């Protein structure tokens, strides 16, 4: 560089239960499926939700889908 073995730590789906939201979803407890960036950014796709008679426009959501940007713990073998 690079790659994820140990340790020691961290994070926290799916369900529950509280609050917020029209909703996608959010944030707090409980839980723990699983993540070496599952930290952080809607910048490209992709998904989803309102909106429509259907659509579209538009305005959102997801970073735990994929790329791409920024920042980072630890340190065995190669």
């Nucleotide at each position: 560089c690079g790659c994820g073995a140990a340790a020691g730590g961290g994070c926290a789906a799916a369900c529950c239960c509280g609050c917020g939201g029209u909703g996608a979803c959010g944030c707090g407890g409980g839980g723990g499926c699983g993540c070496a960036a599952a930290g952080c950014c809607a910048c490209g796709g992709g998904g989803c939700u309102c909106g429509u008679u259907g659509a579209a426009a538009g305005a959102g959501c997801u970073a735990g889908c994929c790329g791409g940007g920024c920042u980072g713990c630890c340190g065995a073998a190669g």